[in-house]
Order: sequence, then structure tokens, then C1' cells
RNA sequence: GCCGUCGAUAUGCAUACUCACCGAAAGGUGGGGACGCAAAGCUUCCGGUCUAAGGGCCUGCAUUGGCCUACGACAGCGGGGUUGCCUGC
Repeated sequence: GCCGUCGAUAUGCAUACUCACCGAAAGGUGGGGACGCAAAGCUUCCGGUCUAAGGGCCUGCAUUGGCCUACGACAGCGGGGUUGCCUGC
């Protein structure tokens, strides 16, 4: 210096909730806040999950209602890919 494994945490991240903003929604960004996380860094390639604006079909007097649909999301659902910090062995 490289690889591996388990343990720790110098260091890092931040669930629920909450405030502001963005979004049709799911959800996101920032502040507060810590449930947890050793990749809870990055990446939708595979599976899964959430939403349904637009579109399709049906319904209705109607500007109504229902069903389907991702081109929208979730990397803190799992797998894959990729990069990387600290420490003991």
C1' cells in the first nucleotide's frame, strides 16, 4: 500500500414530527429535530412499493364519479453497479 472479516466510532448522515417553499399527488429542497444507519454516499440496471396530473375506458344533465395507466416518485424496501472515511485484527 492492497484485499478480507467482524467489532468500535474520530467523523459523517438523519426517521417520525414540525416551519417555509416547490409539486396535481406521491414526494422533494432548506431550517429545527434524532428513530436509526458503517456507505442511510452516488446510480432506476432488475425486482418491489407509492402516486395518477396527463391519457384511455366507463358513468353522468353537468365543470360529476369510478377503473386502468408512469412519461412522476421512493437509493432510509431488497438486489446489482460504482466511489469512499476512521479503527482493531